[in-house]
RNA sequence: GCGCGUAUAGCUCAAUUGGUUAGAGCAUCGAGCUUAUACCUCGAGGGUUCCAGGUUCGAGUCCUGGUACGCGCA
Numbered sequence: 001g002c003g004c005g006u007a008u009a010g011c012u013c014a015a016u017u018g019g020u021u022a023g024a025g026c027a028u029c030g031a032g033c034u035u036a037u038a039c040c041u042c043g044a045g046g047g048u049u050c051c052a053g054g055u056u057c058g059a060g061u062c063c064u065g066g067u068a069c070g071c072g073c074a
Stems, first nucleotide, its partner, number of pairs: 001073007010026004019057001028044005050066005
């Protein structure tokens, strides 16, 4: 330099070949339980879906450019 892949909650990951409230587990916080802690049960908070544009009635999803990381080739 060229090609491919990945980027979504604090962490690890889903999201039906674009469709009507972006979810799960862990973690955090609260309540229950316990003499108390842990375990367990229930609940809550937490998101500019990497950035900037474009297409569309509608974009996490499609297109273009960029950024970061990984792999391969030279």
A computed fold for a 74-nucleotide RNA from a Candidatus Woesebacteria bacterium, annotated as transfer RNA.
The RNAcentral record of the sequence draws on ENA.
The organism belongs to Candidatus Woeseibacteriota, within Bacteria.
Rfam family: tRNA. About the family: Transfer RNA (tRNA) molecules are approximately 80 nucleotides in length. Rfam links the family to the GO term triplet codon-amino acid adaptor activity.